[in-house]
RNA sequence: GUAGUGCAUCAGGAACGCUUAGGCGUACCAACCGACUCGCUCGUAGCACGGUGGUUUAGUAUGCGGGAAACACCUCCAAAAUAACGGGUAAUC
Numbered sequence: 001g002u003a004g005u006g007c008a009u010c011a012g013g014a015a016c017g018c019u020u021a022g023g024c025g026u027a028c029c030a031a032c033c034g035a036c037u038c039g040c041u042c043g044u045a046g047c048a049c050g051g052u053g054g055u056u057u058a059g060u061a062u063g064c065g066g067g068a069a070a071c072a073c074c075u076c077c078a079a080a081a082u083a084a085c086g087g088g089u090a091a092u093c
Stems, first nucleotide, its partner, number of pairs: 006064004010059001015026004027055003032051003036046002039089006066077003
């Protein structure tokens, strides 16, 4: 990168400006994945920092993190603010 398969969702919500008309910028909505929040871990919850998506509409629909290097092995990097709750468990006393 391609192909196949699986899971979840499609309720509601939320914008303008610029443009050389290709796109660009910021904002907002939402909370799918990642990060962060009690030493660790699981779950819940929070947050909205990273990646999507949407407000530019129901479709070839969206998500199942991102970037760099290498494409043989070994990898490497970034992620705001802020209190946690419950289960399990390590160390110490």
The RNA shown here (SAM-I/IV (S-adenosyl methionine) riboswitch aptamer) has 93 nucleotides and comes from Lutibacter sp. The coordinates come from a structure-prediction model, not an experiment, and the mean pLDDT is 77. The model forms 100% of the base pairs in the Rfam consensus. It matches the Rfam family "SAM-I/IV (S-adenosyl methionine) riboswitch aptamer". Its family is annotated with S-adenosylmethionine metabolic process and regulation of gene expression in the Gene Ontology. The family is grouped with related families in Rfam's "SAM clan".